[in-house]
Molecule: Bacterial RNase P class A
Organism: Patescibacteria group bacterium
RNA sequence: UCGGCAGACUACGCAGCCGCCGGGCACCUUAUCAGUGCCGGGAGGAAAGUCCGAGCACCAUCGGGCGGCGCGGUCGGUAACCCCGACCCGGAGCAAUCCGAGGGAUAGUGCCACAGAGACCAUACCGCCGAUGGCCCGUCUCGCGACGGGCACAGGCAAGGGUGAAAAGCGUGCGGUAAGAGCGCACGGUCGCCGCCGGUGACGGCGGCGGGAGGUAAACCCCGCGCGGUGCAAGGUAAACAGGACCAGGGCGGCCCGUCCGUUACGGUCCGGGUUACCGCUCGAUCCCGCGGGCAAUCGCGGGGCUAGAUGGAUGGCUGCGCUGCUUCGCACCGCGAGGCGCGGAGCACGACAGAACUCGGCUUACCGGUCCGCCGGCCGU
Numbered sequence: 001u002c003g004g005c006a007g008a009c010u011a012c013g014c015a016g017c018c019g020c021c022g023g024g025c026a027c028c029u030u031a032u033c034a035g036u037g038c039c040g041g042g043a044g045g046a047a048a049g050u051c052c053g054a055g056c057a058c059c060a061u062c063g064g065g066c067g068g069c070g071c072g073g074u075c076g077g078u079a080a081c082c083c084c085g086a087c088c089c090g091g092a093g094c095a096a097u098c099c100g101a102g103g104g105a106u107a108g109u110g111c112c113a114c115a116g117a118g119a120c121c122a123u124a125c126c127g128c129c130g131a132u133g134g135c136c137c138g139u140c141u142c143g144c145g146a147c148g149g150g151c152a153c154a155g156g157c158a159a160g161g162g163u164g165a166a167a168a169g170c171g172u173g174c175g176g177u178a179a180g181a182g183c184g185c186a187c188g189g190u191c192g193c194c195g196c197c198g199g200u201g202a203c204g205g206c207g208g209c210g211g212g213a214g215g216u217a218a219a220c221c222c223c224g225c226g227c228g229g230u231g232c233a234a235g236g237u238a239a240a241c242a243g244g245a246c247c248a249g250g251g252c253g254g255c256c257c258g259u260c261c262g263u264u265a266c267g268g269u270c271c272g273g274g275u276u277a278c279c280g281c282u283c284g285a286u287c288c289c290g291c292g293g294g295c296a297a298u299c300g301c302g303g304g305g306c307u308a309g310a311u312g313g314a315u316g317g318c319u320g321c322g323c324u325g326c327u328u329c330g331c332a333c334c335g336c337g338a339g340g341c342g343c344g345g346a347g348c349a350c351g352a353c354a355g356a357a358c359u360c361g362g363c364u365u366a367c368c369g370g371u372c373c374g375c376c377g378g379c380c381g382u
Stems, first nucleotide, its partner, number of pairs: 001378005007372004012322007020042002023039005044353001048364002051362005056231004068227005073087005088102001089100004103222002108220002110216003125161002127157003132154002134151007170188006190212001191210008235279005241273001243271005249266001250264005255258001286305008323351001324349008333340002
């Protein structure tokens, strides 16, 4: 100096005028209503998706099991987590760094399209061999037979080719053979078991033994752990409204005058429904600063702050100046070098994504840009 990686912060500013929501104080007032005045407050990093985990509320609930759902390396953090940190293992990258639904495939079952001989069952399409047995020819022999050559009939092989995402699991070399093959050996690599060492642990290192049967579990399944349901339109209080059920009560009516029947906007008890007002409702696993523990997530202590509460749903509109971005025009430069721009004018955008609704902790998704810190790689100068 260019490119890359990772993280943190920010999210147009100022002024004037007019509004909206909610609060405090004062005046007025019978009044805490209304009104007037003054003061200070009023969206986000994601308020979003509502995907996880909680608080809180109501309902359900002896206890246990089956089923169902979710999670799954290890050790930590946390109120808790499908979250976070550090580490391990595997994969990608030159690296910084990133990604992983990361228990079990010798418990059992299923599936593996097309192609291919064959997809877990040992099988043989091309191929190699044909030692052994068989057949044919030749030579020798009286003959039995021996030797040589051929065939590929029985049979042997699994090295090479071919198919496929994947084909008994090895690679290289030597030996071996009729041809071959972990068939044998040496070295290397993988897996399993055992031992020792290091680590809290996942795991790693070393040594020994065993030539050793694919993949798939966000397929069923097995193992371990966890899980009751519904959500602030929860739920509570008050008021008026209208509804239902029941009642040896009251009224009215009926008749066969009773311990009867019917009816009733009379009364009582109970139930559920929406409406309105208030509560729930914004002080909380809270925010900021400092110190300390810890690699970190985070925890402890001390000090300070109060920071929206609407409910047809406030948080806005207009003007001016500045800032930024884009387009275009003009001018010009800096550094030893790799390389880098800068200034002015005009027009446009009116400035990314996006708007709280009970509250927190996370995750995911959307996003014009800007600032800062750290790390890696290339090039340049010394």